[in-house]
Small-subunit ribosomal RNA, central domain from Nitzschia reversa, 362 nucleotides, folded computationally.
Context: one part of a larger RNA
RNA sequence: CUGGGCGUAAAGAGUCCGUAGACUGUAAAGUAAGUUUUUUGUUAAAUCUUAAGACCCAAUCUUAAUAUAGCAAUCAAUACUAUUUUACUAUGAGUUUAAUACAGAAAAGUAGAAUUUUAUACGAUAAAGGUGAAAUUUGUAGAUAUAUAAAGGAAUGCCAACAGCGAAGGCAACUUUUUGGUAUAAACUGACGUUGAGGGACGAAAGCGUGGGUAGCAAACGGGAUUAGAGACCCCGGUAGUCCACGCCGUAAAUUCUGAGUGCUGUAAUUUAAUUGUAAUAUUAUUUAAGAUAUUAUUUAGAUUUUCAAGCUAACGCAAUAAGCACUCCGCCUGAAGAGUACGAUCGCAAGAUUGGAACUC
Numbered sequence: 001c002u003g004g005g006c007g008u009a010a011a012g013a014g015u016c017c018g019u020a021g022a023c024u025g026u027a028a029a030g031u032a033a034g035u036u037u038u039u040u041g042u043u044a045a046a047u048c049u050u051a052a053g054a055c056c057c058a059a060u061c062u063u064a065a066u067a068u069a070g071c072a073a074u075c076a077a078u079a080c081u082a083u084u085u086u087a088c089u090a091u092g093a094g095u096u097u098a099a100u101a102c103a104g105a106a107a108a109g110u111a112g113a114a115u116u117u118u119a120u121a122c123g124a125u126a127a128a129g130g131u132g133a134a135a136u137u138u139g140u141a142g143a144u145a146u147a148u149a150a151a152g153g154a155a156u157g158c159c160a161a162c163a164g165c166g167a168a169g170g171c172a173a174c175u176u177u178u179u180g181g182u183a184u185a186a187a188c189u190g191a192c193g194u195u196g197a198g199g200g201a202c203g204a205a206a207g208c209g210u211g212g213g214u215a216g217c218a219a220a221c222g223g224g225a226u227u228a229g230a231g232a233c234c235c236c237g238g239u240a241g242u243c244c245a246c247g248c249c250g251u252a253a254a255u256u257c258u259g260a261g262u263g264c265u266g267u268a269a270u271u272u273a274a275u276u277g278u279a280a281u282a283u284u285a286u287u288u289a290a291g292a293u294a295u296u297a298u299u300u301a302g303a304u305u306u307u308c309a310a311g312c313u314a315a316c317g318c319a320a321u322a323a324g325c326a327c328u329c330c331g332c333c334u335g336a337a338g339a340g341u342a343c344g345a346u347c348g349c350a351a352g353a354u355u356g357g358a359a360c361u362c
Stems, first nucleotide, its partner, number of pairs: 003334004007316002012330001014202004021195003025088007033081002035077002039073005049065006092192001093189006100183003104179007111156001116151006127138002164171002207248006216242002221237004259329006266308001268306002272302001273300002277298008311318002335362002344355004
């Protein structure tokens, strides 16, 4: 290389968009590039194979025949692939309209509870705090506790769910504005699709740059304890940081340790949404009817959670959200350690990131 694999043994890129490429619904007609077929040429001899012969046999030698696959030309075929043209929509994909649902994103504004600080009052008061126990610490310069007022920053209790939304990271007080997506139904376009090497965008926390902000918490640091020691766990303090704006970084046990897409293959329970789907019941309104609201069942669709069958699996387990049965495309793995290291290159302000070996040893 091939083969075989990638939930847990090595192996799915953090996620999406998308270029080239690969693959690609239904029907008809044309062409004949791939494909199949006819005939011919060529592919030196020796060698190989088969048959016969020579030497007593063998090795060896002589003669004849067959052969494979390739290339070129030629005669045909048209199922599949390709290509050109035309058409289709029960279905793939998209667009529009209608109503509803959703912590999707960005900006602006508003709110209440709590912590902290400050001021005043109260008390002519003496402790408070903290711990396993203490001490450092705060307090007669009047603390702690209580009440009132003010300031300021950060986070949004209950609702809350095993729920919802988002490609992932992630998203929760309330209101408005701008904006993305999905779900249902009908009509329209007519294959416009899937995947995606390179490439681009987004990407928790920490960290970095410039300027703000700083209530609480809190790496580092200081002190008190504990201890043989204590660079820790516990306690008292406390700076970066945490917050905002703009710019970088580009990594995580970025995990469902499970790439994306399509089709097929069972049963039982739960959940979300649904208009103007269907049925029933109750309430309400009305002269009656049409109607409105709520509940239940059913139906449809998507998502989410659980249980088991077939099947799969080394087992554990997975089981319609598959790790089952198949197809398309991409990524990745190939004994351990050395090592995600060295060197080189690219990116970065830096930290470092990406790419990524070998010797030696077992």

RNAcentral holds the full RNA, with entries from ENA and SILVA. It matches the Rfam family "Bacterial small subunit ribosomal RNA". Its family is annotated with structural constituent of ribosome and ribosome in the Gene Ontology.